The RNA shown here (Bacterial large signal recognition particle RNA) has 265 nucleotides and comes from a Fimbriimonadales bacterium. The prediction has a mean pLDDT of 75. It was read from a public genome assembly, where an Rfam model found it.

RNA sequence: UCGCGCUAAGCGGGGAGCUGGCGGUUCCCUGUACCUGCAAUCCGCCAUAGCAGGGCUGAACUCCGGCUCGAGGUGGGACAGUUUACGCGAACCGCGCGCACGCGCCUGUGUUGAUCACCGGGACUUACGCAACGGAGGGAUGGUGAACCCCGCCAGGUCCGGAAGGAAGCAACGGUAAGUCGUUUCCCCGUGUGCCGUAAGGAUCCCGGUAGGAGCAGGUAGCGACGCGACGCCGCGCAAAACGCCGUCGACAGUCGGUGCGCGA
Numbered sequence: 001u002c003g004c005g006c007u008a009a010g011c012g013g014g015g016a017g018c019u020g021g022c023g024g025u026u027c028c029c030u031g032u033a034c035c036u037g038c039a040a041u042c043c044g045c046c047a048u049a050g051c052a053g054g055g056c057u058g059a060a061c062u063c064c065g066g067c068u069c070g071a072g073g074u075g076g077g078a079c080a081g082u083u084u085a086c087g088c089g090a091a092c093c094g095c096g097c098g099c100a101c102g103c104g105c106c107u108g109u110g111u112u113g114a115u116c117a118c119c120g121g122g123a124c125u126u127a128c129g130c131a132a133c134g135g136a137g138g139g140a141u142g143g144u145g146a147a148c149c150c151c152g153c154c155a156g157g158u159c160c161g162g163a164a165g166g167a168a169g170c171a172a173c174g175g176u177a178a179g180u181c182g183u184u185u186c187c188c189c190g191u192g193u194g195c196c197g198u199a200a201g202g203a204u205c206c207c208g209g210u211a212g213g214a215g216c217a218g219g220u221a222g223c224g225a226c227g228c229g230a231c232g233c234c235g236c237g238c239a240a241a242a243c244g245c246c247g248u249c250g251a252c253a254g255u256c257g258g259u260g261c262g263c264g265a
Base pairs, nucleotide, nucleotide: 001265002264003263004262005261006260009057010056011055012030013029014028015027016026020046021045022044023043024042034054035053036052037051038050063258064257065256066255067254068253072249073248074247075246076245081243082241083240084239086237087236088235089234093232094231095229096228097227098226101224102223103222104220105219106218107217108216109215117210118209119208120207121206122205123204124201125200126199127198128197129196130194131193132191133190134189135188137186138185139184140183141182142181143180144179150175151174152173158167159166160165
């Protein structure tokens, strides 16, 4: 070094859970890995920590140990992160609404001349005047206007007187006062009055002219500006969950090392 026969050992492991603890049954991970029986108000054991029976491989791809990687499980606490829900706040970043300031767009108008400036006139407003209308009052004037208590003249009648004559006086007639109805004139007040006049105003409109040479008016809401709302975004608070984080166990895999006895050549 080779061959044969054995033996140790292996034929799955890990996490959670249970337990004083260990292993199993149970759940999960890994991934392929002998069979039968037992077991959750559980089964078997006690640091040599499943038991009982049977089978296979066998000193190495396979057994044992160290290291690395790491599926997955599990514990933690807190916010510095993530997500979700809720509350509060603030905004113009997104969204919605408003407005119409700028730009844009549309329509009209404008070189047969726009906006603006100046001049003239008109409209307009105010004040005054004039006129018109209405009201009240004064003057003048006409009509009417008193049974008696107004005037004149007073028939008749009455009274005084011897008479002459005289006196009061009703009606009629004439007139007049207050009043009343008109005319005219003056003054005052008023007015959704006026092809009216004078003066002033220059906010607004219209017309004409001069200079000059391209805008002006309306709409719309696309963009920007502004404002409002508070759905999103943002800030703060609170709660929950998982991940991240810290710790712990750790399959699979990789790598390094280690491993017995007998016989024969």